Model confidence (mean pLDDT): 84 of 100. The part of an RNA shown here (small-subunit ribosomal RNA, 3' major domain) has 476 nucleotides and comes from Isopterygiella pulchella.
Context: one part of a larger RNA
RNA sequence: UGACGGGGGCCCGCACAAGCGGUGGAGCAUGUGGUUUAAUUCGAUGCAACGCAAAGAACCUUACCAGGGCUUGACAUGUCGUGAAUCCUUUUGAAAGAAAGGAGUGCCUUCGGGAACGCGGACACAGGUGGUGCAUGGUUGUCGUCAGCUCGUGCCGUAAGGUGUUGGGUUAAGUCCCGCAACAAGCGCAACCCUUGUGUUUAGUUGCCAUCAUUUAGUUUGGAACCCUAAACAAAGUGCCGGUGAUAAGCCGGAGGAAGGUGAGGAUGACGUCAAGUCAACAUGCCCCUUACGCCCUGGGCGACACACAUGCUACAAUGGCCGGGACAAAGGGUUGCGACCCUGCGAGGGCAAGCUAACCUCAAAAAUCCGGCCUCAAUUCGGAUUGCAGGCUGCAACUCGCCCGCAUGAAGCUGGAAUCACUAGUAAUCGCCGGUCAGCCAUACGGCGGUGAAUCCGUUCCCGGGCCUUGUACA
Numbered sequence: 001u002g003a004c005g006g007g008g009g010c011c012c013g014c015a016c017a018a019g020c021g022g023u024g025g026a027g028c029a030u031g032u033g034g035u036u037u038a039a040u041u042c043g044a045u046g047c048a049a050c051g052c053a054a055a056g057a058a059c060c061u062u063a064c065c066a067g068g069g070c071u072u073g074a075c076a077u078g079u080c081g082u083g084a085a086u087c088c089u090u091u092u093g094a095a096a097g098a099a100a101g102g103a104g105u106g107c108c109u110u111c112g113g114g115a116a117c118g119c120g121g122a123c124a125c126a127g128g129u130g131g132u133g134c135a136u137g138g139u140u141g142u143c144g145u146c147a148g149c150u151c152g153u154g155c156c157g158u159a160a161g162g163u164g165u166u167g168g169g170u171u172a173a174g175u176c177c178c179g180c181a182a183c184a185a186g187c188g189c190a191a192c193c194c195u196u197g198u199g200u201u202u203a204g205u206u207g208c209c210a211u212c213a214u215u216u217a218g219u220u221u222g223g224a225a226c227c228c229u230a231a232a233c234a235a236a237g238u239g240c241c242g243g244u245g246a247u248a249a250g251c252c253g254g255a256g257g258a259a260g261g262u263g264a265g266g267a268u269g270a271c272g273u274c275a276a277g278u279c280a281a282c283a284u285g286c287c288c289c290u291u292a293c294g295c296c297c298u299g300g301g302c303g304a305c306a307c308a309c310a311u312g313c314u315a316c317a318a319u320g321g322c323c324g325g326g327a328c329a330a331a332g333g334g335u336u337g338c339g340a341c342c343c344u345g346c347g348a349g350g351g352c353a354a355g356c357u358a359a360c361c362u363c364a365a366a367a368a369u370c371c372g373g374c375c376u377c378a379a380u381u382c383g384g385a386u387u388g389c390a391g392g393c394u395g396c397a398a399c400u401c402g403c404c405c406g407c408a409u410g411a412a413g414c415u416g417g418a419a420u421c422a423c424u425a426g427u428a429a430u431c432g433c434c435g436g437u438c439a440g441c442c443a444u445a446c447g448g449c450g451g452u453g454a455a456u457c458c459g460u461u462c463c464c465g466g467g468c469c470u471u472g473u474a475c476a
Base pairs, nucleotide, nucleotide: 001476002475003473004472005471007470008469009468010467011466012465013464015460016459019423021421022420023419026314027313028312029311030310031309032308033307034305035304043052064300065299066298067297068296069295070294073125077124078123079121080120081119082118083117086103087102088101089100090099091098092097107114108113127289128288130287131286132285136283137282138278139277140276141274143272148187149186150185152183153182154163155162156161167178168177169176193266194265195264196263198234199233200232201231202230203229204228208223209222210221240254241253242252243251244250303442316416320375321374322373323372324371325370326369332363333362334361337356338355342351343350344349382413387408388407389406391404392403393402429452430451431450432449433448434447435446
């Protein structure tokens, strides 16, 4: 100087408390451990691994296993020979491939040859998701959006180092004020950026309003007020008033205002820590393989199942379930695409097919909710696992191993031990909608969108994590 203390002081955080809803019990989904296996590819492992890498494992992906094959190779450059390329057919084979037959000649040219593409040979080489993340770059997590981390000059100390950065206040903040052997400065904080909340101006089509007409759709005419869209600007600065404070920084209350003291949310992550993660995204040193640890193909596996854990979904019901009818979103996607209407089927779907490169057409029905009716506390009209049968769709192909539909079946489960998690407001809880990936989909995941919409916060003694000062130390 740090680190540590079941030392002290001050302070903060959904850290506790106060609330609310869960997890832990059930069934299922997904991930992991373990076990099994020819293989169940590999990595991630307290917080900070475990719906993680994976924004899509039937083949492919795919790295694993079995079998069948190749050896200058699936891919690159150079060299030699040969044929333009390309297309068709046959045999064999699970395919990859192997063997054979036929059609066919183009472009440029200095007529030597060349370009592009294929085949064959030799060699330099290719190739490796093989090893090492404890050789690395890059990138990411974490403490932590915590308020810290430093430097120049000066001063103090023999030196390590200190001072500044401590102190008195204050703040979300090393934020600001005052003081001070310090005075300046940098990286962080804040602001500048994006979204959202109010208004003005500009701009009105496909959007909006009115009108004509109509079963609706559509169309006609008119308007620029409103809504909306999207660009610019304005607006919030403790600016104003009162109180308080040290006359300061600030704090408390009030006015006006769409918004009040960081308005709300996001992006943004200092010096560093964990030899943290990643050699399998990519790059890369070294080591290793080279008729194989490389490459192609078929089939299987990554989907196994006594069990254990993690994250979720659905429930256990009456604030509910079912039937009929009625209403209100936002944000997205769409041409190899989205696909109205109509017909057909109980339905998944199928047929025909209009419109739309989209504020136009379409996915599209929002659901919770409201009105009417049934159920009456029961393992039930709760719950939907499991299984049987009959179908639909995608795809070369749904056996291992897809999704959906109909009928039948109707399991566990009556609110969950010890323990444990999230959340402070348009939040929790609850309800549906969309997207990416994607032929299809194991999505209950992930990322967004809106609808309905709470309770509680006395307080900081305690648990956890952190910041500053101080103290002790057989620690560095």

Rfam family: Bacterial small subunit ribosomal RNA. Rfam links the family to the GO terms structural constituent of ribosome and ribosome.